[in-house]
RNA sequence: UAGUUAUUAAGAAAGGCAGAGGGAAUAGACCUGUUGAAGCCUUAGCAACCCUUUAGAAAUAAAGAAGGUGCUACGUUCUACCGCAAAAUUUAUUGUGGGAAGAUAACAU
Repeated sequence: UAGUUAUUAAGAAAGGCAGAGGGAAUAGACCUGUUGAAGCCUUAGCAACCCUUUAGAAAUAAAGAAGGUGCUACGUUCUACCGCAAAAUUUAUUGUGGGAAGAUAACAU
């Protein structure tokens, strides 16, 4: 970084610095923030992708947490693209499935 694969359920916060935004981007809505946002640092924790051990021919399963990442408000906030269903009855609503996009990991370039 533009590709591939997997996941996108659940889980887990305190302190210090800082000082106005933040919830990925665009639009609309909604939420959140001076009772302190983003960001940085420290410590703690969560998870188990890589990893370690054991069993196995393998697929895989179980256990672990030293190390590399990641994460620790609601929550990938909702709608946007394609369907299905319901009620309603002419232009909007609700529920639901998928897609796309994003995020994280491993690989690849």

Source information:
The RNA shown here (SAM riboswitch aptamer (S box leader)) has 109 nucleotides and comes from Lutibacter sp. The organism belongs to Lutibacter, within Bacteria. The coordinates come from a structure-prediction model, not an experiment, and the mean pLDDT is 75. The model forms 97% of the base pairs in the Rfam consensus.